Context: one part of a larger RNA
RNA sequence: GAACGAACGCUGGCGGCGUGGAUUAGGCAUGCAAGUCGAACGAGAAAGGGUUCUUCGGAACCUGAGUAAAGUGGCGAAAGGGUGAGGAGUACCUAGGUAACCUACCCUGAAGCGCGGGAUAACGCUCGGAAACGGGUGCUAAUACCGCAUGUGGCAACGGUUUCGCGAGAAGUCGUUGUCAAAGAUAGCCUCUGAUUCAAGCUUUCGGUUCAGGAGGGGCCUCGGGCCUAUCAGCUUGUUGGUGGGGUAAUGGCCCACCAAGGCGAUGACGGGUAGCCGGUCUGAGAGGAUGGUCGGCCACACUGGGACUGAGACACUGCCCAGACUCCUACGGGAGGCUGCAGUCGAGGAUCUUCCGCAAUGGGCGCAAGCCUGACGGAGCGACGCCGCGUGUGGGAAGAAGGCCCUCGGGUUGUAAACCACUGUCACCUGUUACGAAUCGUGUGUUGUUAAUAGCGGCGCACGUGACGAAGGCAGGAGAGGAAGCCACGGCUAACUUCGUGCCAGCAGCCGCGGUAAUACGAAGGUGGCGAGCGUUGUUC
Numbered sequence: 001g002a003a004c005g006a007a008c009g010c011u012g013g014c015g016g017c018g019u020g021g022a023u024u025a026g027g028c029a030u031g032c033a034a035g036u037c038g039a040a041c042g043a044g045a046a047a048g049g050g051u052u053c054u055u056c057g058g059a060a061c062c063u064g065a066g067u068a069a070a071g072u073g074g075c076g077a078a079a080g081g082g083u084g085a086g087g088a089g090u091a092c093c094u095a096g097g098u099a100a101c102c103u104a105c106c107c108u109g110a111a112g113c114g115c116g117g118g119a120u121a122a123c124g125c126u127c128g129g130a131a132a133c134g135g136g137u138g139c140u141a142a143u144a145c146c147g148c149a150u151g152u153g154g155c156a157a158c159g160g161u162u163u164c165g166c167g168a169g170a171a172g173u174c175g176u177u178g179u180c181a182a183a184g185a186u187a188g189c190c191u192c193u194g195a196u197u198c199a200a201g202c203u204u205u206c207g208g209u210u211c212a213g214g215a216g217g218g219g220c221c222u223c224g225g226g227c228c229u230a231u232c233a234g235c236u237u238g239u240u241g242g243u244g245g246g247g248u249a250a251u252g253g254c255c256c257a258c259c260a261a262g263g264c265g266a267u268g269a270c271g272g273g274u275a276g277c278c279g280g281u282c283u284g285a286g287a288g289g290a291u292g293g294u295c296g297g298c299c300a301c302a303c304u305g306g307g308a309c310u311g312a313g314a315c316a317c318u319g320c321c322c323a324g325a326c327u328c329c330u331a332c333g334g335g336a337g338g339c340u341g342c343a344g345u346c347g348a349g350g351a352u353c354u355u356c357c358g359c360a361a362u363g364g365g366c367g368c369a370a371g372c373c374u375g376a377c378g379g380a381g382c383g384a385c386g387c388c389g390c391g392u393g394u395g396g397g398a399a400g401a402a403g404g405c406c407c408u409c410g411g412g413u414u415g416u417a418a419a420c421c422a423c424u425g426u427c428a429c430c431u432g433u434u435a436c437g438a439a440u441c442g443u444g445u446g447u448u449g450u451u452a453a454u455a456g457c458g459g460c461g462c463a464c465g466u467g468a469c470g471a472a473g474g475c476a477g478g479a480g481a482g483g484a485a486g487c488c489a490c491g492g493c494u495a496a497c498u499u500c501g502u503g504c505c506a507g508c509a510g511c512c513g514c515g516g517u518a519a520u521a522c523g524a525a526g527g528u529g530g531c532g533a534g535c536g537u538u539g540u541u542c
Base pairs, nucleotide, nucleotide: 001542002541003540004539006538007537008536009535010534013390014389015388016387017386018385019383020382026346027345028344030343031342032341035075036074037073040072041071048063049062050061051060052059053058082301083300084299092225093224095222096221097220098219101218102217103216106214107213108212109211110210111209114148115147116146117145123138124137125136126135127134128133153180154179155178156177157176158175159174160173161172162171163170164169184206185205187203188202189201193199194198227273228272229271234264235263236262239261240260241259242258243257244256245255246254276298277297278296279295280291281290282289283288303324304323305322306321307320326337327336328335329334354380356379357378358377362376363374364373365372366371393423394422395421396420403414404413405412406411427483429478430477431476432475433474434473437469441465442464443463444462445461446460447459448458449457450456486531487530488529489528490527491512492511493510497526498525499524500523501522507514508513
């Protein structure tokens, strides 16, 4: 000199864009943060309103409404969001391998979707419990569950064969045997079939099954790379390798039985300390050094430790089980909980924000869709925490007011500074007016394709609708110099000097050093220098 997620002191007008719990991965009140689908399924309220009857107490029916709430089932909940504890290598980065693998939803292609069955929740009845919740019994549905069939194909075994590969073997092909599928829903129509409305028919759309391929995502393996410590020198028995097996989507001592006795190490094993890694960031001419906050990629974690279940995917932040610590409820028998999600609170700390608005946009989940959910996200709020921009006026104005300060008492300086005169109108303020973010979305309608079809669905067009931010922004007008300057320094380094006070005191200080009676070094004042909505100090890095 530059930099910072900074803090502290004094000061503080406006805006834009960023950024803000670095410490206790300490404890947490409260609210919200993951649901959705009635076009998979069975069942199905109430308040309110209305009509009739009435013994005036009420009753029945219609509506509310096939709505709410709940249940079965499906998809999602493994994403998104947070944090950096742990971890020095099962992590990360880089370049490869997988002839050792998986992949729900999405896209492309091929084939198929036949016939049956038994349950169960909800619900009714009943029992237990303070509660959390649970037991018994009876009924019922499905795209829930199960059996059989079909087998384009897949998988397994056996036999043959082609191509490729250095090879382990891979890809394909032929045959035999065995084994493995499925679910319906929907809107409409009468062209076909059957018909009385219409449907088991037809059409549309969505979905289900098997297989092959793709896209994107992941698992595993390998070369190389990046901290300190030898006041850690030897370490190792599932240890190192083999055979056989188990396990996994898959290789492997991953696990097991047996066999062998190996494996690693001064090119630092083993141990100890510290640390999330990277793209990047800061500094620097570079080389390098330092660093990893915000944003992006990867990893790890979710009160602490352990475990599996479900599932395409987890060993699962707001799932389950066990143990532990802590907090809460209890009828003392037993139960409930996990903010390292968004806000917020206590604590500790030098120190870090609102218990805000909205799903309008972008994105995600579910749904045919309308839509619902979304503390992701979009915004607003707070903080000069940072960067950038703007303003606090402009011009004229005396051989120069007053006041202050100094003085050799002549004067000098503050100083064109002020007053005063003439202007301007940024920001803030008041009034009026007006746009982008909104379309590729939705609704209605026209046309066209599909179709038997004017349903539905797709394409093209027209009209209308949808804004949290927010009257915030832009533009125009109005008023009016009015509301807006401080901080540090002045002995040398280092730009900037005098007086008074003090008297090795009080104090200053980054280094050298100042202060013991004329201190440009302490304190104050006047003056001056520097920077300016900031200025200094402290800490840290180069």